Predicted 3D model of a 72-nucleotide RNA (transfer RNA) from a Candidatus Kerfeldbacteria bacterium. The sequence was found in a public genome assembly. Its Rfam family is "tRNA". Rfam links the family to the GO term triplet codon-amino acid adaptor activity. Rfam's curators write: Transfer RNA (tRNA) molecules are approximately 80 nucleotides in length. Rfam classes the family as a transfer RNA.

[in-house]
RNA sequence: GCCCCCGUAGUUCAAUGGAUAGAACGAUCCCGUCCUAAGGGAUAAAUCUAGGUUCAAUUCCUGGUGGGGGCA
Numbered sequence: 001g002c003c004c005c006c007g008u009a010g011u012u013c014a015a016u017g018g019a020u021a022g023a024a025c026g027a028u029c030c031c032g033u034c035c036u037a038a039g040g041g042a043u044a045a046a047u048c049u050a051g052g053u054u055c056a057a058u059u060c061c062u063g064g065u066g067g068g069g070g071c072a
Base pairs, nucleotide, nucleotide: 001071002070003069004068005067006066007065010025011024012023013022018055027043028042029041030040031039048064049063050062051061052060
């Protein structure tokens, strides 16, 4: 330099055109207990970025950017 793949809660993953973007673990608060633990409940928390297509984009297209892989 060329080609391919992947960027979603703090972390690991779903959702692949249409519902309030969902789950597990983690965090905070509450219940629980003599205290702690187990267990239970509640709350907060995310679509890398700029455009385009569409009635509607996490999803499709293009550029950028970050990471991984292959060739040289």